[in-house]
RNA sequence: CAAGCAGGCCGGGUGACCGCCGUUCUAUAGGUGGACCUAUAGGAGGGAGGAAAGUCCGGGCUCCACCGGGCAGGAUGCUGGGUAACGCCCAGGAGGGGUGACCCUACGGAAAGUGCCACAGAAACAUACCGCUCCGACUACUUUGGAGUAAGGGUGAAAUGGUGAGGUAAGAGCUCACCAGCGGCUGGGUGACCAGUCGGCUGGGUAAACCCCAUCUGGAGCAAGACUAAAUAGGAGGGCGAUAAGGAUGCUCGGCCGAUGCCCUCGGGUUGGUCGCUUGACCCUGAUGGUAACAUCAGGGCUAGACAGAUGGUCGCCGAUCCGCCUGAGGCGGAUUACAGGACCCGGCUUAUAGGCCUGCUUGGUCU
RNA sequence: GGGCCGAUAGCUCAGCCGGUAGAGCAACGGCCUUUUAAGCCGAUGGUCCUGGGUUCGAGUCCCAGUCGGCCCACCA
Numbered sequence: 001c002a003a004g005c006a007g008g009c010c011g012g013g014u015g016a017c018c019g020c021c022g023u024u025c026u027a028u029a030g031g032u033g034g035a036c037c038u039a040u041a042g043g044a045g046g047g048a049g050g051a052a053a054g055u056c057c058g059g060g061c062u063c064c065a066c067c068g069g070g071c072a073g074g075a076u077g078c079u080g081g082g083u084a085a086c087g088c089c090c091a092g093g094a095g096g097g098g099u100g101a102c103c104c105u106a107c108g109g110a111a112a113g114u115g116c117c118a119c120a121g122a123a124a125c126a127u128a129c130c131g132c133u134c135c136g137a138c139u140a141c142u143u144u145g146g147a148g149u150a151a152g153g154g155u156g157a158a159a160u161g162g163u164g165a166g167g168u169a170a171g172a173g174c175u176c177a178c179c180a181g182c183g184g185c186u187g188g189g190u191g192a193c194c195a196g197u198c199g200g201c202u203g204g205g206u207a208a209a210c211c212c213c214a215u216c217u218g219g220a221g222c223a224a225g226a227c228u229a230a231a232u233a234g235g236a237g238g239g240c241g242a243u244a245a246g247g248a249u250g251c252u253c254g255g256c257c258g259a260u261g262c263c264c265u266c267g268g269g270u271u272g273g274u275c276g277c278u279u280g281a282c283c284c285u286g287a288u289g290g291u292a293a294c295a296u297c298a299g300g301g302c303u304a305g306a307c308a309g310a311u312g313g314u315c316g317c318c319g320a321u322c323c324g325c326c327u328g329a330g331g332c333g334g335a336u337u338a339c340a341g342g343a344c345c346c347g348g349c350u351u352a353u354a355g356g357c358c359u360g361c362u363u364g365g366u367c368u
Numbered sequence: 369g370g371g372c373c374g375a376u377a378g379c380u381c382a383g384c385c386g387g388u389a390g391a392g393c394a395a396c397g398g399c400c401u402u403u404u405a406a407g408c409c410g411a412u413g414g415u416c417c418u419g420g421g422u423u424c425g426a427g428u429c430c431c432a433g434u435c436g437g438c439c440c441a442c443c444a
Stems, first nucleotide, its partner, number of pairs: 001364010012318007020047002023044009049339001053350002056348005061221004066255006073217005078092005093107001094105004108212002113210002115206003129153002131149007161179006180202002182199007225275004235266006246257002268443003282301008319337008369440007378393004387424001396410004417433005
């Protein structure tokens, strides 16, 4: 210098004018004293994101009156750890890819059972089509029967561990060497697993098919829910009648609750207010422990709360990128400046994203 | 804001435990008829919403995305 790998960060700045939504202070007026509320005017200060998104997971919170058992269903799936929890994160193992930095993996069980494996092929999991070998028959150079054989041919995505040598009637782990797998033993590791050694033990694939094993799992969601104002028809029909219906929202069992009542359907009224609502598994800095995720401690900080839903518009200057012109490595002009907008709140994942910055590392080239 | 479904021929829909996708209507050609309609026969017509993955093989199973549709509040 070029090409790349990994991690982290920013994602326009500033000024003027006109507007929008909260907070707070002051003044005035009203609600008949204060508190408080409302309106107007003025001042101060605050006002979207790294994904606010998809709603794919997990939790807090709230309600379903309460307690317990069983079944079904769902989710996850190498090992160890982190966490409030997770399908997330960290570290490690195995397999795969790359020269390398490094990256990817739904990665339990097919030797518990069942199903499926189209077409082709003899056969898709226990079978001999062609071929090879031996024996027999008929015969006379072919035909046929039996037995053995997975070495060769052919089919297929997949065919009876692979290569070589010995061996044999022909063959075959039948025997041997190496390789792959499986099982036993020994050693190491918390463990996944690794190393060594022994045994010819050689059992098709598919579980993102049913299933088995292990672990977890009640449902609904802030339009949850609580209080309150106003209005209407405290309406109509149906079900249940005390061992009732119903009550946790897949089914079921036991307890329990259960009357001027409960459930279902239709009809009527309102489209108001307050709370929930933002101080929280919060953010920043430092120290300590830990390989790390993370945890603990100390100090500091307060950072949107709308309810048809606010953070916008115009202009100027600066920055970035691209184009054109004049050119002395500078100037002038024009265009563009992404993805995208909170709605109860957090932790993740995934997806979208113009342009730019920083750190570490790898490979190749050149110069000293 | 929250919850739940769907996408297959021009239209409306099937497609079960994965094996190479159909039905009805419409449109096209022919027959019948003086002609049209009806009827009969025939052939055509598919990015199975998109992109990945599992598998020998995906409309179907799994993951991610796009588009479309439905439901909900309070009072008595």